[in-house]
Order: sequence, then structure tokens, then C1' cells
RNA sequence: UUCGAAAAAGCAAACCCGUUGUAAAGCGGGGACGCAAAGCUAAGGGGUCUUCUCUGGGGGAGAUUGCCCGGCUGCCGAAA
Repeated sequence: UUCGAAAAAGCAAACCCGUUGUAAAGCGGGGACGCAAAGCUAAGGGGUCUUCUCUGGGGGAGAUUGCCCGGCUGCCGAAA
């Protein structure tokens, strides 16, 4: 630098309980469908969702990085 067959460490979907929020959803505990960046970035771009407004299309405020692309950082292994 490139790659990810198997695997260590790691993370943790659905669902359940508690809690915050109008909501999307967040957080804590349980739980594992999966993940080789399922680490960070939503003030990089697009998508989706919620809410308010207005309704012709839009506009405001939010949520999501486990929807995709990009940016930053990084573990293990393989090859050069």
C1' cells in the first nucleotide's frame, strides 16, 4: 500500500423491561440478526423517517452513519 477466506478482541438488529421525547428516535439493562470499520463525522452530499407551517410546490426544526457515497482515525489477519 492492497485485500478480507477463517479467526482473537470489539460492536450489537428484532424483541422485552426501565427511562427521556409530541414524534421519528435516544439512553441504561437483558438479548443476538448481523458487522472487517456496525469507530467518529448529520455544520460534506444524497436518501428515508418525525414534527410544525403552508399547501402548488416548498419552507422551518429534528431523527437516522446498522441506507448509500465522501472525509478523519484505527484492531486482527493475508499478500507485496

Source information
Model confidence (mean pLDDT): 81 of 100. The RNA shown here (c-di-GMP-I-GGC riboswitch aptamer) has 80 nucleotides and comes from Anaerolineales bacterium UBA4823.